[in-house]
Context: one part of a larger RNA
RNA sequence: CCCAGGCCAGGGAACUCGGCAAAUUGGCCCCGUAACUUCGGGAGAAGGGGUGCCUGCGGUCUUGGGGAAAUAACCCUGGGACCGCAGGUCGCAGUAACAAGGGGGACCUGACUGUUUAAUAAAAACAUAGGUCCCCGCAAGCCCGUAAGGGUGUGAACGGGGGCCGAAUCCUGGCCACUGGCGGUCCGUGAAACCGGGGUUCAACCCGGCGAAGCGCCGCUGAAGGCCGGGGGUAACUCUGACCCUCUUAAGGUAGCCAAAUGCCUUGCCGGGUAAGUUCCGGCGCGCAUGAAUGGAUCAACGAGGUCCCCGCUGUCCUGGCCUGGGGCCCC
Repeated sequence: CCCAGGCCAGGGAACUCGGCAAAUUGGCCCCGUAACUUCGGGAGAAGGGGUGCCUGCGGUCUUGGGGAAAUAACCCUGGGACCGCAGGUCGCAGUAACAAGGGGGACCUGACUGUUUAAUAAAAACAUAGGUCCCCGCAAGCCCGUAAGGGUGUGAACGGGGGCCGAAUCCUGGCCACUGGCGGUCCGUGAAACCGGGGUUCAACCCGGCGAAGCGCCGCUGAAGGCCGGGGGUAACUCUGACCCUCUUAAGGUAGCCAAAUGCCUUGCCGGGUAAGUUCCGGCGCGCAUGAAUGGAUCAACGAGGUCCCCGCUGUCCUGGCCUGGGGCCCC
């Protein structure tokens, strides 16, 4: 010096990306417990007190002996377990070793328990109940197979298959122009076959007729793929613009929500917390580029998830020291 442990004056996160690591807490009994809430919870909330041993007393349960009684009841006397009260007693310390939650306040995110990258990722990813849309009436639909055949299916729409969203609660706006899906269809287009004609008489070949699906055409359809504007003016201080004009679109982003896990500018501006805060929390919002099942908002409970703050606690640090074991190192 390294590894694994033990202890530390004073300070107590000043360490650091970050309290990482360590320390604190810890069992049982009693008291006592807030916001919020889906009334279940939150709760072991938080925060307090007790705990050994001896003696005495009381109680509950249980198991023997004796007497009386004879169906239970009663009296005397032992053993065991547990609970309670009081007095005493020792130590720094009584769950004396082992074992054994640190706590609280907020926000983001995912409802939850669960699942996952066997061997760098456990998560806000996957799944989930639940919501909704689409296909399917069974020789079905979907899947495997060239086929025969097989699965779903010993099934039959309260069923099966597929997609998206993802508990509950409050909700889910506008646009069918494009792409897709579904439906319709006088008409247009539309291959081969077929029919007719031409081709020296056959064929190649050529022309015409007929004409399926599809496409055109006409509709419907968004919890289908998706999309959801710009300029100018205007109120008797100023500012702002309910209002007006104009260009333009299929329609011009509704309810909500926000510098957000989404805001470039940006450490936005205001407020809070600190002596001091690019983070954090609460507001603001023409939002570079939020927004409604690619779901929007909210949310009790839950999380080895992410972020901020506070209390406690500490060798993380100021700043080192000592001790134990092992290694390294030195000598033989």

The part of an RNA shown here (large-subunit ribosomal RNA, domain IV) has 332 nucleotides and comes from a Desulfurococcaceae archaeon. Rfam family: Archaeal large subunit ribosomal RNA. Its family is annotated with ribosome and structural constituent of ribosome in the Gene Ontology. The sequence was found in a public genome assembly. The coordinates come from a structure-prediction model, not an experiment, and the mean pLDDT is 87. Lineage of the source: Archaea > Thermoproteati > Thermoproteota > Thermoprotei > Desulfurococcaceae.